[in-house]
RNA sequence: GAUAGGGCGGGUGAUGGCGUCCACCCCCAACUGCCGUUAAGGCUGAUGACGCCUAUUUUGGA
Numbered sequence: 001g002a003u004a005g006g007g008c009g010g011g012u013g014a015u016g017g018c019g020u021c022c023a024c025c026c027c028c029a030a031c032u033g034c035c036g037u038u039a040a041g042g043c044u045g046a047u048g049a050c051g052c053c054u055a056u057u058u059u060g061g062a
Stems, first nucleotide, its partner, number of pairs: 009026005016053006033043003
């Protein structure tokens, strides 16, 4: 370089990144946290789940 055969998508899951798995949606969608007297106010978590990293928070030590 040629030929033959085979296979294919994207997005989302309450704030970041990577890997794996799961679930949902097909752009008029999935999704956009909870409690509360819906007022004042209060609560959990960087995950849908797991592992790791980063950020943040708490405690202790140097």

The RNA shown here (Fluoride riboswitch aptamer (crcB RNA motif)) has 62 nucleotides and comes from an Archaeoglobales archaeon. It matches the Rfam family "Fluoride riboswitch aptamer (crcB RNA motif)". Gene Ontology terms of the family: positive regulation of gene expression and response to fluoride.